RNA sequence: CCGGUGGGCUGUCCUAUCGCUUCUGCCUUUGGGUGGAGGAGGAAAGUCGGGACAACACAGGGCGCCAUACUUCCUAACAGGAAGGUUCUUUGGCCGAAAGGCGGAAGAAACAGCGAGUGCCACAGAAAAUAACCGUCCGUCCCAGGCGGAUAAGGGUGAAAACGUGGGGUAAGAGCCUACGCUGUACCGUGGCGACACGGUAGAGGGGUAAACCUUAUGGGUUGCAAGAUCAAAUAUGCCGGCGUUUGAGGGCUGCCCGUCCGAUGCCGGUGGGUAGAUUGCUGGAGCUGCACAGCAAUGUGUAGCCAAGAUAAAUGAUAGGACCAGACAGAAUCCCGCUUACAGGCCCGCCGGAUUU
Numbered sequence: 001c002c003g004g005u006g007g008g009c010u011g012u013c014c015u016a017u018c019g020c021u022u023c024u025g026c027c028u029u030u031g032g033g034u035g036g037a038g039g040a041g042g043a044a045a046g047u048c049g050g051g052a053c054a055a056c057a058c059a060g061g062g063c064g065c066c067a068u069a070c071u072u073c074c075u076a077a078c079a080g081g082a083a084g085g086u087u088c089u090u091u092g093g094c095c096g097a098a099a100g101g102c103g104g105a106a107g108a109a110a111c112a113g114c115g116a117g118u119g120c121c122a123c124a125g126a127a128a129a130u131a132a133c134c135g136u137c138c139g140u141c142c143c144a145g146g147c148g149g150a151u152a153a154g155g156g157u158g159a160a161a162a163c164g165u166g167g168g169g170u171a172a173g174a175g176c177c178u179a180c181g182c183u184g185u186a187c188c189g190u191g192g193c194g195a196c197a198c199g200g201u202a203g204a205g206g207g208g209u210a211a212a213c214c215u216u217a218u219g220g221g222u223u224g225c226a227a228g229a230u231c232a233a234a235u236a237u238g239c240c241g242g243c244g245u246u247u248g249a250g251g252g253c254u255g256c257c258c259g260u261c262c263g264a265u266g267c268c269g270g271u272g273g274g275u276a277g278a279u280u281g282c283u284g285g286a287g288c289u290g291c292a293c294a295g296c297a298a299u300g301u302g303u304a305g306c307c308a309a310g311a312u313a314a315a316u317g318a319u320a321g322g323a324c325c326a327g328a329c330a331g332a333a334u335c336c337c338g339c340u341u342a343c344a345g346g347c348c349c350g351c352c353g354g355a356u357u358u
Base pairs, nucleotide, nucleotide: 001354002353003352004351005350006349007348008347009346010345012323013322014321015320016319017318018317020039021038022037023036024035025034026033027032041329045340046339048338049337050336051335052334053224054223055222056221065220066219067218068217069216070084071083072082073081074080085111086109087108088107089106090105091104093102094101095100112215113214117213118212119209120208121207133155134154135151136150137149138148139147140146141145163181164180165179166178167177168176182205183204185202186201187200188199189198190197191196228280229279230278231277237272238271239270240269241268242267243266244265245264250262251261252260253259287306288305289304290303291302292301293300294299
């Protein structure tokens, strides 16, 4: 310098004119006018996880349902983050006869339990967990073969086949025995906060599958700012009071009339719930920036400075010119912390490979 890869930051700017919106000073004929200040994002997105806030629910216990699942720490909290452990994959190195082991680099993991129970394991294959198809060995018969038995060494099938390698042993074989290993269990010791690591002893060899039922442990009320709170027209209506009207409804005093009471009905006044509408919730907060300190880090503490959208049919824009020809993904709707997804261009850093120069 070129190519690849991982991470971080940024993500159009300037001028003029015309608008929109929030707050505020002044003027005003209360309609407004005018000046000043502010006006989308790193994801405002998906609405996935967690919380704040709010309303409702809630004696206590059990079952069920859902979620989470290596450890420690961080955090208001989380299924998020940091640091670490273990296992696996790839790659190259060393030791070993082999099985296997050691340390390096890069990456991945829903990483409690299938050494509780139950279920399932397509196709192929004899058999998918009470393994005899071929083969091997033994016996027998009607002997190119059939039948019975033994055998999990070898072949074959499969994603997966009953610890691995060497030796012994045997009719042939087999952890049947043994040496060295591997895996996992129990106990002890040492180190570590811990996951775990290392060493020793004993006994074991049980195929896989829990984003299968299930078991164990822990956690979980429901609904979301269209939550909720306050004020409150018109119209209709409930209740209360006053004034009137009716015998054309009804009833009591009362057999009938009048009267009166209840009732019916009209008007007026008061009042209740509730609708439109208005206000609030609403943005000063787990806040932002700088510095110092603690910590490997996530993060925390202290200190100084700062206030940077709050709309409701919903503002944050349009036009012209220029920088430079192009300018991505995309737009708040209660707020905050995360995760995920989208993203033209620019800048910075790390790693890998190649080339050139010194």